[in-house]
RNA sequence: GCCCCGGUGGUGUAGUCCGGCUAGCAUGCGGGCCUGUCGAGCCCGUGACCCGGGUUCAAAUCCCGGCCGGGGCG
Repeated sequence: GCCCCGGUGGUGUAGUCCGGCUAGCAUGCGGGCCUGUCGAGCCCGUGACCCGGGUUCAAAUCCCGGCCGGGGCG
C1' cells in the first nucleotide's frame, strides 16, 4: 500500500442481508413489592446505533470518505 471482518446504553450481545415494527435480550444502576433481616424472586424506571457527507417521504440498515480494532496478502 491492497483486500476482508468488526465498531450499538456502564458491560456483553441481537437487529444490518431485504430501509419503516416503541432499537430487543441479558447484566449493571435507581425505586418498589415480598422477607424478621439479607439474598433470591417479581414489577417499574434508567441509559446506546464510531465520525462526517450523500440518497430517500423515511437510514443502525444503502452509497462515499475518515477514525479505531482484528485478520490476510505484498
Molecule: transfer RNA
Organism: Candidatus Iainarchaeum sp.